[in-house]
RNA sequence: GUCCCCAUAGCUUAAUGGAAAAGCACAGCCCUGCGGAGGCUGAGAUGGAGGUUCGAUUCCUCCUGGGGACG
Numbered sequence: 001g002u003c004c005c006c007a008u009a010g011c012u013u014a015a016u017g018g019a020a021a022a023g024c025a026c027a028g029c030c031c032u033g034c035g036g037a038g039g040c041u042g043a044g045a046u047g048g049a050g051g052u053u054c055g056a057u058u059c060c061u062c063c064u065g066g067g068g069a070c071g
Stems, first nucleotide, its partner, number of pairs: 001070007010024004018054001026042005047063005
């Protein structure tokens, strides 16, 4: 330099165009002799900018970051 893959919650992963789910972690409450164990509830995210579309995590372009192949 060319090409390919990836980027979603604090972490690890889902979501095949109809508006984002779960586990762990966190907060509150309950339970408990106390609890880090158990139960219930809750907060929390689509890397950035454009485009296509009635509608984008999803499709397209560029950029950023990470990984890989070739030279």
The RNA shown here (transfer RNA) has 71 nucleotides and comes from a Patescibacteria group bacterium. Rfam family: tRNA. The family's RNA type in Rfam is transfer RNA. The sequence was found in a public genome assembly. Lineage of the source: Bacteria > Bacteria candidate phyla. The coordinates come from a structure-prediction model, not an experiment, and the mean pLDDT is 84.